[in-house]
RNA sequence: UUUGAAAAGGGCAAACCGGUCGAAAGACCGGGACGCAAAGCCGCGGGGCUUCGGACUGUAAACCCCGACAGUCCAUGCCAGCCGGGCUGCCAAAG
Numbered sequence: 001u002u003u004g005a006a007a008a009g010g011g012c013a014a015a016c017c018g019g020u021c022g023a024a025a026g027a028c029c030g031g032g033a034c035g036c037a038a039a040g041c042c043g044c045g046g047g048g049c050u051u052c053g054g055a056c057u058g059u060a061a062a063c064c065c066c067g068a069c070a071g072u073c074c075a076u077g078c079c080a081g082c083c084g085g086g087c088u089g090c091c092a093a094a095g
Stems, first nucleotide, its partner, number of pairs: 001094004011036002016031006034081001040087003044084003047079003053074007
């Protein structure tokens, strides 16, 4: 540096269940294992999700105001176990 076939010591922990926090997405703790060689860390690019907040459009009806619901966009937040990128790293094999 490349690789993860075999081996060893191990590590993490999806869904689901209980609890806490949050508007939500989701996070954390405990149980639990579908999987994972970076399923360790970083929201940097893409993507997905959220809808407490803002704008616009529609339902909708001369016009205006207020409110409801739905959609789109923005913003916020989340996902590192969606992909890429960055940083770091155990064991082994090969060079």

Model confidence (mean pLDDT): 82 of 100. Predicted 3D model of a 95-nucleotide RNA (c-di-GMP-I-GGC riboswitch aptamer). Of the family's consensus pairs, 91% are formed in the model. The sequence was found by an Rfam model in a public genome assembly.